[in-house]
This is a predicted structure of a 64-nucleotide RNA (transfer RNA) from Chionoecetes opilio. Its Rfam family is "tRNA". Its family is annotated with triplet codon-amino acid adaptor activity in the Gene Ontology. The coordinates come from a structure-prediction model, not an experiment, and the mean pLDDT is 86. The sequence is in RNAcentral, with records from Rfam.

RNA sequence: CUGUGGCGCAGUGGUAGCGCGCUUGGUUCACAACCGAGAGAUGCUGGGUUCGAAUCCUGGCCAG
Numbered sequence: 001c002u003g004u005g006g007c008g009c010a011g012u013g014g015u016a017g018c019g020c021g022c023u024u025g026g027u028u029c030a031c032a033a034c035c036g037a038g039a040g041a042u043g044c045u046g047g048g049u050u051c052g053a054a055u056c057c058u059g060g061c062c063a064g
Base pairs, nucleotide, nucleotide: 001064002063003062006020007019008018009017014051022038023037024036025035026034043061044060045059046058047057048056
């Protein structure tokens, strides 16, 4: 300094999103492509600020 779905990344205070992947339905003789739907994440923990914290401040821990 970094840590956000399986992987790669965004999110700069307001119900966490994108690409790929995965599951499922459609389509096809079948596969791919395409279309619809779905599951899935804020490293762990305590405190503070705030109406509201992934985001700002702070202690400890873990990993790189």